Transfer RNA from a Candidatus Omnitrophota bacterium, 72 nucleotides, folded computationally. Taxonomically the source falls in Candidatus Omnitrophota (Bacteria, Pseudomonadati). It was read from a public genome assembly. Rfam family: tRNA.
RNA sequence: GCCGAUGUGGCUUAAUGGUAGAGCAGCGGUUUUGUAAACCGCGGGUUGGGGGUUCGAUUCCCUCCAUCGGCU
Numbered sequence: 001g002c003c004g005a006u007g008u009g010g011c012u013u014a015a016u017g018g019u020a021g022a023g024c025a026g027c028g029g030u031u032u033u034g035u036a037a038a039c040c041g042c043g044g045g046u047u048g049g050g051g052g053u054u055c056g057a058u059u060c061c062c063u064c065c066a067u068c069g070g071c072u
Stems, first nucleotide, its partner, number of pairs: 001071007010024004018055001026042005048064005
């Protein structure tokens, strides 16, 4: 230099263009003499940045950034 993959709560990850969910973690509660476990509930996401298409974008297009892989 060329090609490809990935980027979504603290972590691991879903979401076929139509209100972004789940598990673990965190917080609160129930229970217990107490802790853990169990059960119930709560909060937490500018979906990597910017732009475009569209009535509507995590999703489609362009560009940039980061990480990983391949070729030279």